[in-house]
Context: one part of a larger RNA
Molecule: large-subunit ribosomal RNA, domain I
Organism: uncultured Sphingorhabdus sp.
RNA sequence: AGCAUUUGGUGGAUGCCUUGGCAUGUACAGGCGAUGAAGGACGUGGCACGCUGCGAUAAGCGUAGGGGAGUUGUGAGCAAACUUUGAUCCUACGAUUUCCGAAUGGGGCAACCCAUCUUCACCAUUUCUUUUUGAUUUUGCUAGCUUGCUAGUAAGGCCAGAGAGAGGUGGAUAAGAUAUUACCAGAGUGAAUAAAAUAGCUUUGGUGAAGCAAACCCGGAGAACUGAAACAUCUAAGUACCCGGAGGAAAAGACAUCAACCGAGAUUCCGUUAGUAGUGGCGAGCGAACGCGGACUAGGCCAGUGCCUAUUGUUUAAUUAGCAAAACAUUUUGGAAAAUUUGACCAUAGUGGGUGACAGUCCCGUAUGCGAAAAUGAGACAAUAGGACUUGAGUAGGGCGGAACACGUGAAAUUCUGUCUGAACAUGGGGGGACCACCCUCCAAGCCUAAAUACUCGUACAUGACCGAUAGCGAACAAGUACCGUGAGGGAAAGGUGAAAAGCACCCCGAUAAGGGGAGUGAAACAGUACCUGAAACCGAAUGCUU
Numbered sequence: 001a002g003c004a005u006u007u008g009g010u011g012g013a014u015g016c017c018u019u020g021g022c023a024u025g026u027a028c029a030g031g032c033g034a035u036g037a038a039g040g041a042c043g044u045g046g047c048a049c050g051c052u053g054c055g056a057u058a059a060g061c062g063u064a065g066g067g068g069a070g071u072u073g074u075g076a077g078c079a080a081a082c083u084u085u086g087a088u089c090c091u092a093c094g095a096u097u098u099c100c101g102a103a104u105g106g107g108g109c110a111a112c113c114c115a116u117c118u119u120c121a122c123c124a125u126u127u128c129u130u131u132u133u134g135a136u137u138u139u140g141c142u143a144g145c146u147u148g149c150u151a152g153u154a155a156g157g158c159c160a161g162a163g164a165g166a167g168g169u170g171g172a173u174a175a176g177a178u179a180u181u182a183c184c185a186g187a188g189u190g191a192a193u194a195a196a197a198u199a200g201c202u203u204u205g206g207u208g209a210a211g212c213a214a215a216c217c218c219g220g221a222g223a224a225c226u227g228a229a230a231c232a233u234c235u236a237a238g239u240a241c242c243c244g245g246a247g248g249a250a251a252a253g254a255c256a257u258c259a260a261c262c263g264a265g266a267u268u269c270c271g272u273u274a275g276u277a278g279u280g281g282c283g284a285g286c287g288a289a290c291g292c293g294g295a296c297u298a299g300g301c302c303a304g305u306g307c308c309u310a311u312u313g314u315u316u317a318a319u320u321a322g323c324a325a326a327a328c329a330u331u332u333u334g335g336a337a338a339a340u341u342u343g344a345c346c347a348u349a350g351u352g353g354g355u356g357a358c359a360g361u362c363c364c365g366u367a368u369g370c371g372a373a374a375a376u377g378a379g380a381c382a383a384u385a386g387g388a389c390u391u392g393a394g395u396a397g398g399g400c401g402g403a404a405c406a407c408g409u410g411a412a413a414u415u416c417u418g419u420c421u422g423a424a425c426a427u428g429g430g431g432g433g434a435c436c437a438c439c440c441u442c443c444a445a446g447c448c449u450a451a452a453u454a455c456u457c458g459u460a461c462a463u464g465a466c467c468g469a470u471a472g473c474g475a476a477c478a479a480g481u482a483c484c485g486u487g488a489g490g491g492a493a494a495g496g497u498g499a500a501a502a503g504c505a506c507c508c509c510g511a512u513a514a515g516g517g518g519a520g521u522g523a524a525a526c527a528g529u530a531c532c533u534g535a536a537a538c539c540g541a542a543u544g545c546u547u
Base pairs, nucleotide, nucleotide: 001546002545003544004543005542006541007540008539009538015532016496017495020467021466022464023463024462025461026460027459028458029456030455031212032211039100040099041098042055043054044053046078047077050074051073061094062093063092064091065090066089070082071081072080105114106113107112115178116177117176118175119174122171123170124169125168126167127166128165129164130163131162132161133160134159136157137156138155139154140153141152142151143150144149145148180209181208182207183206184205185204186203187202188201189200216247217245218244219243220242227234231281257264258263268295269294270293271292272291278286279285299448300447301446302392307387308386309385310384311383312382313381314380315379318376319375320374322370323369324368328343329342332339344361345360346350352364353363354362397421398420399419400418401417402416403415404414407433428443429442430441431440432439483490484489503531506518507517508516509515
């Protein structure tokens, strides 16, 4: 040095576990915001770094209800406290709620700077009014008498002190107001244009708006890559992206519809018709309808015994805390019994979780039954108030240019309209895929309308031939954190002692280390906070063999 065996180190695979995810279903909810949102900054604890909560009343304050023994979040420690005079905790309603943010007094490099006006409590000063105490004085009355003194009483003047009320000035504190815009009401002013008026301008008051939010919906505007094996019509696709608007759904909707000589009877959605009829450089592709079967059904209004909307009141299901809730002992093994043995019991409860190994009968629960002071309140009923303005003309139709219809201009009907035109008036008009006739069918150019349908930022419950820490959300942990980037943005790694800290008192080596050896705890320490199991690569040691 090599090989083999044994034994260690390193490392963190594997196994087991799950606090976290993923998906689905049902029900609910589908908005929040100038009464200042969403989202933040900064604070806030006795000691306090992050998270959570909260807001200068700051891990909290009040009221009402629940609950019943411990409590002061995570967070284990010390200290100091609270609590059967009912705490902590849960629910409802309130109070407080710094600064930024639509941010709205002006500005600004968000969480900062700078203002104007008004005013309460308070302080100082001052004016007036008034109450009261004391001193002094004048007048009237009564009494006594020493005839001008004393006492009492009433009114008034003046001085000093105390108090109350109203007002002025100054100070200081705190609070409130002051953005824009639409509409409504008022005031002032005021053109073109002589007057008047109007527009406009200024200003006061009232009401509303704004901003945010996952998808779903309607409208406006609208690509390219791509496919056509190239590419231009075409496709992708009216998709992506952008903008506007709304609702819990939206949109559509009560036939100027279809059909075919039979008839149907608003709209929406699903299945089928059907990859059919069609359309298409007849290429790539695109792609119906009638009819049938289902889901759900609802019709109304335009001068009214009606309909619609809003508000108010009454009542109520339900929601937001909760309550009661059956039935077991023993033997053996073991650190521990729920395992094992023996014998019982409950069950409208043998879903599930926990407890020192596997528990129907130990605990929490579960089946089942019950419950609300307060708030919300679908629905129902009642009352009140308001609204719709009369059957649809610059419309239908036509020309030109486009677009939508499955339909690319085509024989191209139908629908919409930028532009130019332009009817009839129920004795009328539209449609039936050029067009004409006959026939059939309907009545445009006004309005409203639930359900069946779409979606899930979210709440509650349940489920899984879903994952189990390189998986499952990026995130089971201080995760949209650390870190990277000027920025838009990108974006991790990281779970497991033990039943219980019982987390190794004490001794020794060492440097008052690190680390280790004893001792002790524990079932186990080769479970020692680098902690379950502990594979391999890699690095040692011992023994044997070979050289």